[in-house]
């Protein structure tokens, strides 16, 4: 430098659920729990879906909804 898991090694992350704190609200941080992941790391860039609003649109939330995009461990060439 590529690739991207045949066998592993070592380790990672944590799903409903809860419990405390934040939010109007989706929902988020922390603890506990342990569904499930080879990126279940970062990223709101594009489509979704949510929530706010009477509707529109605008903001806002979701990366464990799909894609792009950065980036990373062992292995293998």
């Nucleotide at each position: 430098c590529a690739u991207u898991u045949c066998u592993a090694a070592a380790g990672c992350c944590a799903a409903a659920c809860u419990u405390c704190u934040c939010g109007c609200g989706a929902g988020a941080c922390a603890g506990g729990a342990g569904c499930g992941g080879a990126a279940a790391g970062c990223u709101a860039c594009g489509g979704g879906c949510c929530u706010c609003g009477a509707a529109c649109a605008a903001a806002g939330a979701c990366a464990g909804u799909c894609g792009g995009g950065c980036u990373g461990c062992c292995g293998u060439g």